This is a predicted structure of a 469-nucleotide part of an RNA (small-subunit ribosomal RNA, 3' major domain) from a metagenome. The full RNA is in RNAcentral, with records from SILVA.
[in-house]
Context: one part of a larger RNA
RNA sequence: UGACGGGACCCCGCACAAGCGGUGGAGUAUGUGGUUUAAUUCGAAGCAACGCGCAGAACCUUACCUGGGUUUGACAUGUUUGAGACCGCCGAUGAAAGUCGGUUUUCCCUUCGGGGACUUUUGCACAGGUGCUGCAUGGCUGUCGUCAGCUCGUGCCGUGAGGUGUUGGGUUAAGUCCCGCAACGAGCGCAACCCUUAUCCAUAGUUGCCAUCAGGUUAUGCUGGGAACUCUAUGGAGACUGCCGGUGACAAACCGGAGGAAGGUGGGGAUGACGUCAAGUCCUCAUGGCCCUACACCCAGGGCUACACACGUACUACAAUGGCCGGUACAGAAGGUUGCAAGACCGUGAGGUGGGGCUAAUCCCUAAAACCGGCCUCAGUUCAGAUUGGAGUCUGCAACUCGACUCCAUGAAGUAGGAAUCGCUAGUAAUCGCUGAUCAGCAGGCAGCGGUGAAUACGUUCCCGGGGU
Numbered sequence: 001u002g003a004c005g006g007g008a009c010c011c012c013g014c015a016c017a018a019g020c021g022g023u024g025g026a027g028u029a030u031g032u033g034g035u036u037u038a039a040u041u042c043g044a045a046g047c048a049a050c051g052c053g054c055a056g057a058a059c060c061u062u063a064c065c066u067g068g069g070u071u072u073g074a075c076a077u078g079u080u081u082g083a084g085a086c087c088g089c090c091g092a093u094g095a096a097a098g099u100c101g102g103u104u105u106u107c108c109c110u111u112c113g114g115g116g117a118c119u120u121u122u123g124c125a126c127a128g129g130u131g132c133u134g135c136a137u138g139g140c141u142g143u144c145g146u147c148a149g150c151u152c153g154u155g156c157c158g159u160g161a162g163g164u165g166u167u168g169g170g171u172u173a174a175g176u177c178c179c180g181c182a183a184c185g186a187g188c189g190c191a192a193c194c195c196u197u198a199u200c201c202a203u204a205g206u207u208g209c210c211a212u213c214a215g216g217u218u219a220u221g222c223u224g225g226g227a228a229c230u231c232u233a234u235g236g237a238g239a240c241u242g243c244c245g246g247u248g249a250c251a252a253a254c255c256g257g258a259g260g261a262a263g264g265u266g267g268g269g270a271u272g273a274c275g276u277c278a279a280g281u282c283c284u285c286a287u288g289g290c291c292c293u294a295c296a297c298c299c300a301g302g303g304c305u306a307c308a309c310a311c312g313u314a315c316u317a318c319a320a321u322g323g324c325c326g327g328u329a330c331a332g333a334a335g336g337u338u339g340c341a342a343g344a345c346c347g348u349g350a351g352g353u354g355g356g357g358c359u360a361a362u363c364c365c366u367a368a369a370a371c372c373g374g375c376c377u378c379a380g381u382u383c384a385g386a387u388u389g390g391a392g393u394c395u396g397c398a399a400c401u402c403g404a405c406u407c408c409a410u411g412a413a414g415u416a417g418g419a420a421u422c423g424c425u426a427g428u429a430a431u432c433g434c435u436g437a438u439c440a441g442c443a444g445g446c447a448g449c450g451g452u453g454a455a456u457a458c459g460u461u462c463c464c465g466g467g468g469u
Stems, first nucleotide, its partner, number of pairs: 008469006015460002019424005026316008034307002042053002064302007073126001077125003082120003088103006107116003128292002131290003137286002139281003142277001144275001149188006155164003168179003194269004199237007209226002213224003240263001243257005318417001322376006335364002339358002344353003383414001388409007430452007
């Protein structure tokens, strides 16, 4: 000077408390450990590994295993030898890769010697490596933590390490601001500037809108028309403790109020200081060193999908605030030409036939919970849906290992989950569906979107983490 203390004091945070809903029990999905295996590729390991890299393993991916092949190589540059435009076609063998053989075609310039471009072949330099080291590294990332801190110049103090400033009195979400002070200033952080959302105004009205006028329809902004409203998207306004009262140290600020769509950072996002963890990544990429010449490359099949078991994260339930049947209503944000696909018809259904319209504010994809009516009456049930048998649909060379979905049948565990443990303070939790990326196909995961919509917070003694003296 730090770090630490079952030392003291001050302060904060869904940290506790107060509440609501979960996990831990069941079944399944998924990741991991372990075990197994020819292989079950590799990495990630308390928080901060474990629905993580993987925004999607049937082949491919793929790095693993078995087998079949290649050796200047799948790929790059240079050079050497030979041949030929390139491209393409056929046959044999084979699981394919490959191997062997046949065939067609003759580009540009030319001093007819040759040269050039491109392809191919031979040899040589070299290629290649998801091989090792993240404890040799760059870059990127996680974490403490969106915590309020971390420093510098000059001066002053100290022999020096170092201190001071940055401590103190108040205050704040904040090293935020005020006052004081051997300090005076400054930088990186905080805040603001950025995006979005909440109100209003102006401008602009098509593909969006329809108040007024007219026409028309079973019906619909459907048509003429309109520019008001909604909305769209550009520019502005608006919130600043600005105003009033009180408290305070005449300060900063705090408390209450007015006006206002919004009030004291209005809500949300992006934004992550100096550093810590030799944190993570050599399998994104780049790269030093080391290593291989088969540890390289191509192909087929298999594996990554195994299963006495253990853990994490989820989904679905155990029912009546419910299940089933019928009727009926209301979103937002995305996406769409190798695409989204309407009306119609066929099928119990997944889906099929066909294809209006749409390169999209025009067309398409589009809710569920909710509401109304009926049945069920507390039961392992009209709860729950695992598992299994059969029959199908779709994608795709191909669904056996190993896809998703549909129909018929089957109808397991489960009656609210021990110790323990997690999330959340408002349009939040809980609950309900929708969209997108990846993607031929495959979503219970992830990233978004809207619908319905709570309870509680006395307080800071205690647990955990953080800041300060």